[in-house]
RNA sequence: GCCCGCGUAGCUCAGGGGUAGAGCGCAUCCUUGGUAAGGAUGAGGCCACGGGUUCGAUCCCCGUCGCGGGCU
Numbered sequence: 001g002c003c004c005g006c007g008u009a010g011c012u013c014a015g016g017g018g019u020a021g022a023g024c025g026c027a028u029c030c031u032u033g034g035u036a037a038g039g040a041u042g043a044g045g046c047c048a049c050g051g052g053u054u055c056g057a058u059c060c061c062c063g064u065c066g067c068g069g070g071c072u
Stems, first nucleotide, its partner, number of pairs: 001071007010024004018055001026042005048064005
C1' cells in the first nucleotide's frame, strides 16, 4: 500500500429499513435476627464520526477514524 471483519447500555453481545433488546453489573423495595441467595420495579444508549439514498436509516451506499486479521 491492497483486501476482509468489527465499532450498539458500565462489561459481554443480539437486532440487517418503521422511534433499540438480553445476560451480568447498578439503584430502590420485598423476604431474613442480619448477610448471601431468591423475587419485584427502575435508571442507564440521539447505535464511532461526516455525508448520501429513502416518506422513514442502528440496518443500504460512500468517505473518515479506531480495533483485529490476511496479502505484498

A computed fold for a 72-nucleotide RNA from Pyrinomonas methylaliphatogenes, annotated as transfer RNA. NCBI's taxonomy places the organism under Bacteria, Acidobacteriota, Blastocatellia, Pyrinomonadaceae, Pyrinomonas. The RNAcentral record of the sequence draws on Rfam. The prediction has a mean pLDDT of 82. Rfam family: tRNA. By type it is a transfer RNA.